Small-subunit ribosomal RNA from an uncultured prokaryote, 1466 nucleotides, folded computationally. Model confidence (mean pLDDT): 82 of 100.
RNA sequence: GCUCAGAAUGAACGUUGGCGGCGUGGAUUAGGCAUGCAAGUCGCGCGACAAGCAGUCUUCGGAUGGUGGAGGAGCGGCGAAAGGGAGAGUAACGCGUAGAUACCUGCCCCCGGAUCUGGGAUAGCGACGGGAAACUGUCGGUAAUACCGGAUAAUGUCUCCGGACCAAAGGUGUGAUUCCGUCCGGGGAUGGGUCUGCGUCCUAUUAGCUUGUUGGCGGGGUAAGAGCCUACCAAGGCCGAGAUGGGUACCGGGUGUGAGAGCAUGGCCCGGCUCACUGGGACUGAGACACUGCCCAGACACCUACGGGUGGCUGCAGUCGAGAAUCUUCCGCAAUGGACGCAAGUCUGACGGAGCGACGCCGCGUGCGGGAUGAAGGCCUUCGGGUUGUAAACCGCUGUCAGUGGGGAGCAAAUCCAUAAGGGCACUCUCUUAUGGUUGAGCUAUCCGCAGAGGAAGCGCAGGCUAAGUUCGUGCCAGCAGCCGCGGUAACACGAACCGUACGAACGUUAUUCGGAAUCACUGGGCUUAAAGAGUCCGUAGGCGGUUUGGCAAGUUGGGUGUGAAAUCCCUCGGCUCAACCGAGGAAUUGCGCCCAAAACUGCCGCGCUCGAGGGAGACAGAGGUGAGCGGAACUCGCGGUGGAGCGGGGAAAUGCGUUGAUAUCGCGGGGAACACCAGUGGCGAAAGCGGCUCACUGGGUCUCUUCUGACGCUGAGGUACGAAAGCUAGGGGAGCGAACGGGAUUAGAUACCCCGGUAGUCCUAGCUGUAAACGAUGGGCACUUGGUCGGAGAACCUUCCACAGUUUUCCGGCCGUAGCGAAAGUGUUAAGUGCUCCGCCUGGGGAGUAUGGUCGCAAGGCUGAAACUCAAAGGAAUUGACGGGGGCUCACACAAGCGGUGGAGGAUGUGGCUUAAUUCGAGGCUACGCGAAGAACCUUAUCCUGGAUUUGACAUGCUUGGGAAUCCUCCUGGAUACCAGGGGAGUGCCUUCGGGAGCCCUGGCACAGGUGCUGCAUGGCUGUCGUCAGCUCGUGUCGUGAGAUGUCGGAUUAAGUCCCUUAACGACCGAAACCCUUGUCGCUAGUUGCCAGCGAGUAAUGUCGGGGACUCUAGCAGAGACUGCCGGUGUUAAACCGGAGGAAGCUGGGGAUGACGUCAAGUCCUCAUGGCCUCUAGGCCUAAGGCCGCACACGUCCAACAAUGGUACGGACAAAGGGAAGCGAACCUGCGAGGCCAAGCGAAUCCCACAAUCCGUGCCUCAGUUCGGAUUGCAGGCUGCAACUCGCCUGCAUGAAGCCGGAAUCGCUAGUAAUCGCGGGUCAGCAUACCGCGCUGAAUGUGUUCCUGAGCUUUGUACACACCGCCCGUCAAGCCAUGGGAGCUGGGGGGGCCCGAAGUCCCUGAGCUAACCCGCCAAGGGAGGCAGGCACCUGAAGGUCAACUUGGCAAUUGGGACUAAGUCG
Repeated sequence: GCUCAGAAUGAACGUUGGCGGCGUGGAUUAGGCAUGCAAGUCGCGCGACAAGCAGUCUUCGGAUGGUGGAGGAGCGGCGAAAGGGAGAGUAACGCGUAGAUACCUGCCCCCGGAUCUGGGAUAGCGACGGGAAACUGUCGGUAAUACCGGAUAAUGUCUCCGGACCAAAGGUGUGAUUCCGUCCGGGGAUGGGUCUGCGUCCUAUUAGCUUGUUGGCGGGGUAAGAGCCUACCAAGGCCGAGAUGGGUACCGGGUGUGAGAGCAUGGCCCGGCUCACUGGGACUGAGACACUGCCCAGACACCUACGGGUGGCUGCAGUCGAGAAUCUUCCGCAAUGGACGCAAGUCUGACGGAGCGACGCCGCGUGCGGGAUGAAGGCCUUCGGGUUGUAAACCGCUGUCAGUGGGGAGCAAAUCCAUAAGGGCACUCUCUUAUGGUUGAGCUAUCCGCAGAGGAAGCGCAGGCUAAGUUCGUGCCAGCAGCCGCGGUAACACGAACCGUACGAACGUUAUUCGGAAUCACUGGGCUUAAAGAGUCCGUAGGCGGUUUGGCAAGUUGGGUGUGAAAUCCCUCGGCUCAACCGAGGAAUUGCGCCCAAAACUGCCGCGCUCGAGGGAGACAGAGGUGAGCGGAACUCGCGGUGGAGCGGGGAAAUGCGUUGAUAUCGCGGGGAACACCAGUGGCGAAAGCGGCUCACUGGGUCUCUUCUGACGCUGAGGUACGAAAGCUAGGGGAGCGAACGGGAUUAGAUACCCCGGUAGUCCUAGCUGUAAACGAUGGGCACUUGGUCGGAGAACCUUCCACAGUUUUCCGGCCGUAGCGAAAGUGUUAAGUGCUCCGCCUGGGGAGUAUGGUCGCAAGGCUGAAACUCAAAGGAAUUGACGGGGGCUCACACAAGCGGUGGAGGAUGUGGCUUAAUUCGAGGCUACGCGAAGAACCUUAUCCUGGAUUUGACAUGCUUGGGAAUCCUCCUGGAUACCAGGGGAGUGCCUUCGGGAGCCCUGGCACAGGUGCUGCAUGGCUGUCGUCAGCUCGUGUCGUGAGAUGUCGGAUUAAGUCCCUUAACGACCGAAACCCUUGUCGCUAGUUGCCAGCGAGUAAUGUCGGGGACUCUAGCAGAGACUGCCGGUGUUAAACCGGAGGAAGCUGGGGAUGACGUCAAGUCCUCAUGGCCUCUAGGCCUAAGGCCGCACACGUCCAACAAUGGUACGGACAAAGGGAAGCGAACCUGCGAGGCCAAGCGAAUCCCACAAUCCGUGCCUCAGUUCGGAUUGCAGGCUGCAACUCGCCUGCAUGAAGCCGGAAUCGCUAGUAAUCGCGGGUCAGCAUACCGCGCUGAAUGUGUUCCUGAGCUUUGUACACACCGCCCGUCAAGCCAUGGGAGCUGGGGGGGCCCGAAGUCCCUGAGCUAACCCGCCAAGGGAGGCAGGCACCUGAAGGUCAACUUGGCAAUUGGGACUAAGUCG
């Protein structure tokens, strides 16, 4: 860093769904709307009209005036600016909060006053017209609370203080100073207008904006201040505390979350604002620039007779569209509220209710008690059982909710009507009381019956986080998954079942917010190495700032007070049966204003101070900087001399140079660059950086004196300057070195490393660039906090003086370390400690320091600097291992030194391969391959193959049907056998209560047997290997946050972690050693089958016999011996080592057995055992024959050879250890021989196998494919066995192959060893060159550790930990995804310039028209005033056009990037 558990929502989706209460419901397209309703009311303001009523007249048609007044209109008044809806716009005095006043305010309340007198019209109406309609024209006549004149006039207004000006309406009623109205004035209340302080999102990849702009004066305008408007004047105003621009967004009370601080949000309800199809405009009015008013323009829609008209659901319902998604075209004015009205009342989609939706919250129910043969069924099982589970059934009970039938309070009364009484001067009005009557849309609480457990449970999860697991299926498939991750044949993670768990009329999922996340850190984080200190200095704004004192009171503190609407939250009480919900009271509202007080601290003002800072004087050190001059060494070039064949280079070479004379060497001269030694964890500088010497100019620092100034200081966003190397521009210079480039090598390649050359560059001058691992990976300043030591530059003191030394002190540079800090490493007065202060920077990895925009640069490029997408990590420090073509120490037949082999030939044997009907299976580097197999002709032998049989089976146990004694012998037929079918014979058992039973056999059936079938990667056991290497661990203690360390390290020593010393370790276990076996010496004991010295006997001869225990030998020891015990030396007075004595043996005496913790998923399911799976008339079992032996070939292990150290023939000598009864088998006889016949002895120190052979002696062979070598083949035999064809061993005769010592490579061995020689055993009927043992003869070499291999300890590095057979990078190829550029194409937005300019207000005009007033005679006419029309300005919308800006979409193609089990190249 990612992720989860919590709470929440105007939600949606999936599965499911009993009831009720209270809430809530178009969040998307401020998209379009059919239909109905949502604002009217007043006849007590006005005129007129119908029916009806009673009159008059009448030609009986009717007319007329009076009364009457429905209903639809009209004039007039009030309302329509409220209520209701929505959130598009708005970043603003819009909202919030606290204030202000230059203002208005209908209806309402209070107070004072008034209500006189006249006039002229006009709707309606009538008549005549136009038009499809909407609508409209002309003429005639009429009323008012409509309109107008006059009077009156202050407590009103104006004023030059003289004065001037201003109103009204009536109605009801018989009757009004009294009721309802009207007018003027004042006050109040309410509501509003305007202004101000403070607060209010993101973006600098938007840094400058502004011309009515900022201010003034005159004028205009408004209800009202004001550039609000206008003319003139001035040139201002805003901005890094973010103006201007862009994006987004109604704001608040509140709401969600949170411990809080905060963060997110603004749906319902309340307050404010804004909007009403889009844009503009005014009219009326108290109030509007007006949601259901008007005018104009536009878009859209509708009607039309084509001429012209009409419309605005963001009111309530409803509809279409879009969308994951949001309701009835309901009832009623009964209540509350509103408009009008004197009132009755009318209107009211406000409102009250109902309906729909589990959308939310809350409540209730789906039963309760008993009930174990723990039923059946399901699931699991170790088959015993367990669990589901008192769950069910069954018995008893209850009756909530729903259903059904009935009763029934309340929401309703201060309503209204009538009557009566009383009060208000009152028959109109009104109050109180009484009586009677009237009003319910909807909800029904609740009560009483009825019936019956009847109608009512699901959903998610179960690997960890996180409560809850088993079986089966599947087999990296299907799938799961919030993260980690599951699935490749035993899945607690997929699917199903059962069981469990959580919640429950709901449960999950998705989306979103807060939380956890101290993961943006105000509370409450960091920057040496994890992300993060700017390369460095100076310095602007800003921030912070020493000390004394006086004052002020802005901050600060305390108190008071106003406000902080209601609702919400909280507390208490109350009302619905409870709760949700609702009512009342309180608290809170952490804020803002005002008043009073305080004066410590901060701030401000003033007077001071000297410690900070700076200055002065005197000394000192220094590669500090700039410029000029000078010097020597080296190098190179040129000239000359000497010289004569090479030089140079390297791992080895070559390219290169050289007889035209190189290299080498000497002399002279030229050139450029750099300055050896001194030189040092020395010095200087802000950093970069600075090094020969001298001079000139110049910056900074330190010390001493304590004379001066008096806080003058620190830091530092922007800004300026400096800034290694490389690079760039221009001009010089160029010795050496040396990118690029050429050549030579190396290499699989080598665009590299190595070598020979070599251009730019490196150097100088003048500019640019502005970056580095510009690092102490550590910003600057100040203060404080134990020490030691070294170096550099000064000063003082002390020593009588000088010098050295010493002490003290200031500054600078290092090392080690205390406390502390730190994740650790480490740091530690030069802090990474403790504080203060200022700046810079960080917020997972990759994409990416990339793209884009801006800016700087000549360019290269620098600075600023994203996103999409993708991953669950990336990273730091330390630990343990492993590894290194890292280091140190040590060991081993590891090498070396030797001896003998293998690899070549022939054969044997095993393996691979090939072949085959089959060639059964396993083992595979060392650690498979003469291995399992200590012995395949049949058998063995097997999923080997070809055939033939069998199915409860070849074998085990149990139950059961039928039959039979069991059992034994034998023959025949069929086929190869197995086996089947049939026949014959012997035999007739045991117990008995005489029924039968036990046991056995045959037969049928059921459970089951069987399997060398699979999985050694499910296992046990056993084994190999590292390795007989010296290691592996534990307890306690100590150290470390921890992993872990210590011990087990160091020194010395050993074969050894063997032992000793030291030691925060002390001890201990498993290993090593020892104990065990064997062998080597002696002693004792014991002598048979062994032995025979002495005594005796006997034989041709022999311990043959009597005897003997001396010896050899045998074999036994509660026998000895060896322990570095002794001596000398070395060593630490040690362990130990070296040498010596003695000794049979000397340092583990030799050999063996013995194999630590662990490693290799090493080997084995075919030894055995075993889970799971599979098979079960076959993959079991039986059987015949074959195969395992097959042969172009390759490999391993061996045998015997190639010969004379030999071969052969003859003669002669010496072992050990074994085996023997279905056995070993002597002697004799026989055969050339293998062998055979007969047969003694022996269950064995007695007999047999059994002659040991290399050796010794003698003869022959004489270097040859041989008298070497023996393969191969032929013939003849022998043995075993049922049987030697495939396919045994042996013998004789004959045959006589390859081979003359073996390429690369490779194996064993350090002493009784190698080598050589034979002997025995197991297996076994037979078969041995194999295996396991035994002895005989019997060497060479090494005394070292450089190298190869392996191992141990230690140290170091690590990006490895399935651990180097590791990890991992980039191009290319393939797929997919997002994205940058891109000729261009196409939209949106806000401004600007120009053109045109509707409606409309204002100004001007107004020759046309004109009732009230005036003049005039009452007339004509005129005047005042008004209106139409016109002009102008623009406040002007919409439109057109132009050039820019900004922001999207698409795009051939192009660039890189991310991702993707097994591609290519390195």